[in-house]
């Protein structure tokens, strides 16, 4: 320097290819209640997000396009 992959809730991930129903979802976590002598489990509820950043296209972007940032992998070059 080139190519590929990933970046979405505190954590692990889906959704993206192929834009549109409602306020972007799940599990775990945290908090509250219930249960219990108590704890845990179970049950119910609450809490949760600049969809990595900037810009573009569009009536409409997590989703499409461009550039950039971070991490991972591979290649090339030098020796």
């Nucleotide at each position: 320097u080139c190519c590929c992959c990933a970046g979405u809730a505190g954590c692990u991930c889906a959704g993206c290819c192929a834009g549109g129903u409602g306020u972007a979802g799940a599990g775990c976590g945290a908090c509250c209640g219930u249960c219990u002598u108590a704890u845990a489990u179970g049950c119910g509820g609450u809490u949760g997000g600049u969809c990595g950043c900037u810009g573009g296209u569009u009536c409409a972007a997590a989703u499409c396009c461009a550039g950039c940032c971070u991490g991972g992998g591979g290649g090339a070059c030098c020796a």